Context: one part of a larger RNA
RNA sequence: UUGGGCGUAAAGCGCGCGUAGGCGGCCCGGUAAGUCCGCUGUAAAAGUCAAAGGCUCAACCUUUGAAUGUCAGUGGAUACUGCCGGGCUAGAGUCCGGAAGAGGCGAGUGGAACUCCUGGUGUAGCGGUGGAAUGCGCAGAUAUCAGGAAGAACACCAACGGCGAAGGCAGCUCGUGGGACGGAACUGACUUUAAGGCGCGAAAGCGUGGGGAGCGAACACGAUUAGAUACCAUGGUAGUGCACUCCGUAAACGAUGUGCACUAGGUGUGGGAGCAGUCGACUCCUACCGCACCACCGCUAACGCACUAAGUGCGCCGCCUGGGGAGUACGAUCGCAAGACUAAAAAUC
Numbered sequence: 001u002u003g004g005g006c007g008u009a010a011a012g013c014g015c016g017c018g019u020a021g022g023c024g025g026c027c028c029g030g031u032a033a034g035u036c037c038g039c040u041g042u043a044a045a046a047g048u049c050a051a052a053g054g055c056u057c058a059a060c061c062u063u064u065g066a067a068u069g070u071c072a073g074u075g076g077a078u079a080c081u082g083c084c085g086g087g088c089u090a091g092a093g094u095c096c097g098g099a100a101g102a103g104g105c106g107a108g109u110g111g112a113a114c115u116c117c118u119g120g121u122g123u124a125g126c127g128g129u130g131g132a133a134u135g136c137g138c139a140g141a142u143a144u145c146a147g148g149a150a151g152a153a154c155a156c157c158a159a160c161g162g163c164g165a166a167g168g169c170a171g172c173u174c175g176u177g178g179g180a181c182g183g184a185a186c187u188g189a190c191u192u193u194a195a196g197g198c199g200c201g202a203a204a205g206c207g208u209g210g211g212g213a214g215c216g217a218a219c220a221c222g223a224u225u226a227g228a229u230a231c232c233a234u235g236g237u238a239g240u241g242c243a244c245u246c247c248g249u250a251a252a253c254g255a256u257g258u259g260c261a262c263u264a265g266g267u268g269u270g271g272g273a274g275c276a277g278u279c280g281a282c283u284c285c286u287a288c289c290g291c292a293c294c295a296c297c298g299c300u301a302a303c304g305c306a307c308u309a310a311g312u313g314c315g316c317c318g319c320c321u322g323g324g325g326a327g328u329a330c331g332a333u334c335g336c337a338a339g340a341c342u343a344a345a346a347a348u349c
């Protein structure tokens, strides 16, 4: 490289938008570039193949013929692809009016709880554990009542429930703008995938400023223990929260790229919608569970998957190629840094 692969063996980029490129619906006409056919030219010699001949045979050599093109010219064919023109609506989109939702952002606001402060009642303990001790408390704690402050998170509802491309999203109200869904009309292939590129991206971490109730890396101390740089306990700083900026990674997982089409049913369940409307039945979209009893199967190494496929096909992208060395070194790029990304080799089994 060909090939074979990527749920768990190596392998799907964390996710999206989109450029080049690749691929592309139905019908008609034109063209004839690709494609196919004929003819002509050319395709040196050697080599190859066939026949014959020469060295005693063979290798080797000689002669004759054949064959060899992603080639050029020319004449034709027009199914498919391309190009040009016209039309269509099943793909895709726009608009109108509906309805659901923890989807995003901004502003406001509520109650419970914890902690702290002040005051009242009240007295000797509280706290904590397997058991203790450190700790707090007669300078009046814990408990209890009243008032106040502050920050963070939103019990019940709550669900295998919803929304979002992913990360993720949950008290309540208002504003704002995003997406999906079902119905009528319109545009008329405008599609899809996507190297580069651009954007988003949990937690931790970084910078500046403000904030700090609880929790709590580090740290201190008490225990435990042979030791205990831990598990348990008492404290406690960064951090956790906010604004603006950076970082760009996760078992970023369904360990399953994306789009389209096709392939048995039955049963039960949740969410949204349509038609008709008294309900029901029915239909569609979305989400999921169980089933394999019957039967069809298919795939898979097995486990399992099975209309949300890991089945059957098509299009495009990414990635893999024995283990470790190593996601490392060096170099480049990015970053304030931490580091990220790209990414080897020797030697070795």
Base pairs, nucleotide, nucleotide: 004320005319006318007303008302012317014200015199016198017197021193022192025088026087027086028085029084030083031082033081034080035077036076037075038074039073040072041071042069048066049065050064051063052062053061054060091190092187093186094185096183098181104176105175106174107173108172109171110154115149116148117147118146119145120144121143125136126135162169163168205246207244208243209242214240215239219235220234222232257316258315259314260313261312262311268289269287271285272284273283274282298305299304322349323348331342333340334339

A computed fold for a 349-nucleotide part of an RNA from an uncultured bacterium, annotated as small-subunit ribosomal RNA, central domain. The prediction has a mean pLDDT of 81. The full RNA is in RNAcentral, with records from ENA.